[in-house]
This record gives sequence, structure tokens and C1' cells, in this order.
RNA sequence: GGGCCUGUAGCUCAGGUGGUUAGAGCGCGCGCCUGAUAAGCGCGAGGUCACUAGUUCGAGUCUAGUCAGGCCCA
Repeated sequence: GGGCCUGUAGCUCAGGUGGUUAGAGCGCGCGCCUGAUAAGCGCGAGGUCACUAGUUCGAGUCUAGUCAGGCCCA
């Protein structure tokens, strides 16, 4: 330098054929329970869907470019 893949909550990951409200587990906070803790139960906070532009009535999802990481080739 070229090709391919990945980027979504603090971490690990879902998200069908674009459809209006973005989710799970763990973690975190509060409460219940307990003599107390752990476990368990309930509630809650937490998101620039990597970034920029484009297509569209509508984009996490499609297109182009950029950035970061990984694999392969040279």
C1' cells in the first nucleotide's frame, strides 16, 4: 500500500425485510428481606448506536468517506 471483518450502556453482547418507543446479562444506586452479610426479590440511573456526509416520508440497520482495532496479502 491492497482486500476483508468489527465499532451499540462502565464491561460482554443482542437488535428479522429500514417503520416511528434502542434492549439483555453482569456491574452501579436505592428499597425489601436478614441479627448482619452474601444470595434472592423489586425499582431506578446510565446511550453522540465510532465520526462526517448522502439516500429516504423515515437510518443502529442502506451508500460513500474518515478514524480506531483485528485478520490476510504484498
The RNA shown here (transfer RNA) has 74 nucleotides and comes from Candidatus Fermentibacter danicus. The organism belongs to Candidatus Fermentibacter, within Bacteria. Rfam family: tRNA. Its family is annotated with triplet codon-amino acid adaptor activity in the Gene Ontology. About the family: Transfer RNA (tRNA) molecules are approximately 80 nucleotides in length. By type it is a transfer RNA. The coordinates come from a structure-prediction model, not an experiment, and the mean pLDDT is 82.